RNA sequence: GCGCCCAUAGCUCAGUUGGUUAGAGCAUUACCUUCACACGGUAGGGGUCAUUGAUUCGAGUUCAAUUGGGCGCACCA
Numbered sequence: 001g002c003g004c005c006c007a008u009a010g011c012u013c014a015g016u017u018g019g020u021u022a023g024a025g026c027a028u029u030a031c032c033u034u035c036a037c038a039c040g041g042u043a044g045g046g047g048u049c050a051u052u053g054a055u056u057c058g059a060g061u062u063c064a065a066u067u068g069g070g071c072g073c074a075c076c077a
Base pairs, nucleotide, nucleotide: 001073002072003071004070005069006068007067010026011025012024013023019057028044029043030042031041032040050066051065052064053063054062
């Protein structure tokens, strides 16, 4: 330099053919339980879906560019 893949909650990930409100597990907060801790139970908080633009009545989902990460190929004194 060329090609491919990935980016969604603090972490790991799901999200169906574009369509009503963006979800799970873990973590975290409060409460119950305990002398206390752990385990367990109940309830809650936390998201500009990497960024910008485009298409569409409607985009996490389609397209383009950019940024970051991973892999392969090429080059290399």
Model confidence (mean pLDDT): 80 of 100. Predicted 3D model of a 77-nucleotide RNA (transfer RNA) from a Succinivibrionaceae bacterium. The same sequence occurs in records of 3 taxa. Its Rfam family is "tRNA". It is annotated as a transfer RNA.